[in-house]
Predicted 3D model of a 360-nucleotide part of an RNA (large-subunit ribosomal RNA, domain IV) from a Patescibacteria group bacterium.
NCBI's taxonomy places the organism under Bacteria, Bacteria candidate phyla.
It was read from a public genome assembly.

Context: one part of a larger RNA
RNA sequence: CUCCUCAAGGAACUCGGCAAAAAAGCGGGCGUAACUUCGGGAUAAGCCCUGCCAAUUCUGGAUUAUCGAAAGAUAAUCUAGGGUUGGCCGCAGCGAACGAUUCCCUGGCGACUGUUUAUCAAAAACACAGCUCCCUGCUCAACUCGUAAGAGGAAGUAUAGGGGGUGACGCCUGACCAAUGCCGGGAUGUUAAAGAUUCGGGGUCAUUUUAUCUUCAAGGUAAAAUGGCUCACGGAUCUAAGCACCGGUCAAUGUCGGCCCUAACCCUGAGGGUCCAAAGGUAGCGCAAUUCCUUUCCGGGUAAGUUCCGGAGCGCAUGAAAGGCGUAACGACUGGGGAACUGUCUCGAGGAGGUGCUCG
Numbered sequence: 001c002u003c004c005u006c007a008a009g010g011a012a013c014u015c016g017g018c019a020a021a022a023a024a025g026c027g028g029g030c031g032u033a034a035c036u037u038c039g040g041g042a043u044a045a046g047c048c049c050u051g052c053c054a055a056u057u058c059u060g061g062a063u064u065a066u067c068g069a070a071a072g073a074u075a076a077u078c079u080a081g082g083g084u085u086g087g088c089c090g091c092a093g094c095g096a097a098c099g100a101u102u103c104c105c106u107g108g109c110g111a112c113u114g115u116u117u118a119u120c121a122a123a124a125a126c127a128c129a130g131c132u133c134c135c136u137g138c139u140c141a142a143c144u145c146g147u148a149a150g151a152g153g154a155a156g157u158a159u160a161g162g163g164g165g166u167g168a169c170g171c172c173u174g175a176c177c178a179a180u181g182c183c184g185g186g187a188u189g190u191u192a193a194a195g196a197u198u199c200g201g202g203g204u205c206a207u208u209u210u211a212u213c214u215u216c217a218a219g220g221u222a223a224a225a226u227g228g229c230u231c232a233c234g235g236a237u238c239u240a241a242g243c244a245c246c247g248g249u250c251a252a253u254g255u256c257g258g259c260c261c262u263a264a265c266c267c268u269g270a271g272g273g274u275c276c277a278a279a280g281g282u283a284g285c286g287c288a289a290u291u292c293c294u295u296u297c298c299g300g301g302u303a304a305g306u307u308c309c310g311g312a313g314c315g316c317a318u319g320a321a322a323g324g325c326g327u328a329a330c331g332a333c334u335g336g337g338g339a340a341c342u343g344u345c346u347c348g349a350g351g352a353g354g355u356g357c358u359c360g
Base pairs, nucleotide, nucleotide: 001353002352003351004350005349006348008346009345012344017341027049028048029047030046035040037168051088052087053086054085055084056083057082058081059080060079061078062077063076064075065074066073067072089093094099102339103338104337105336106335107334108333109331110330114126115125130166131165132164133163134162135161136160143152144151145150169326170325171324172323174256175255176254179253180252181249182248183247184246185245188244189243190242195238196237197236198235199234200233201231202230203229204228205227206226207225208224209223210222211221212220213219257275258274259273260272261271284318285315296312297311298310299309300308
């Protein structure tokens, strides 16, 4: 390490009956509760039987013989099975082996069968049918993959397809649109680049005027005016969605109060006052897989119970599809109790086999 056995006790072990043991158990007969979605629960639970020999009796089948026209009847033999009675043996009769359920009561969670962390988690996690919301009207649906072509969706068409949430069933699912999101609206405000128009500025050309130089003229220089062309310059006007704005929407994200006083004992507070808010948590459930204080308080169970069950409730910090509360059936889930059973233990002992080490 793998097994076997054990006086008396029998869970005192331990986080926990983990492990082990046990009864026998999809053979037959009887019998079977609460609850229930009437299907179940249920092999519930529980009790009894099981071998061999003989006699007797019953029900079938086959063959032969006799009677008979046949149907059939009777008898004998063989064969399959049942009942009753009597007897026999043992501790024990599915006598071995194989095979083959431990059971009951009561909570939690999840409806269920299923799925999962290949190799520490199988679950209360995921999925699920059902419910609900959103998107999608098809000459490219929405959506997904791809740079594209194209493909899936679908050789489908809103009883269809895609996405989100919840999670059978039963009873239900309250208030709030202030914030955030989404949907709708378009009057007003704000708002980009490009573009168009326009103003200014720069550049350049032409014409005219003035001044000046050479001066007769032509010409040069400078300034101004007018008219064109032009610009990677500046400004203004026109112009979108969005945002602001106005509505809607919570099985969208979410949120769902505080203080003071008050009834002729006390206590409590139906009630009143006040402040704030979009609205102040409804039905339910509640020390809970949620309760800090806390081993809450009361009751039950035990000799004794931080666990458990029932009840209470100012709930530190429950609560209604991140669904609320129930619920038969189901579960290698999880909590509590009981029967049976045992080397789990009191408390250890003996035996068989194997491995390592030491020695040889």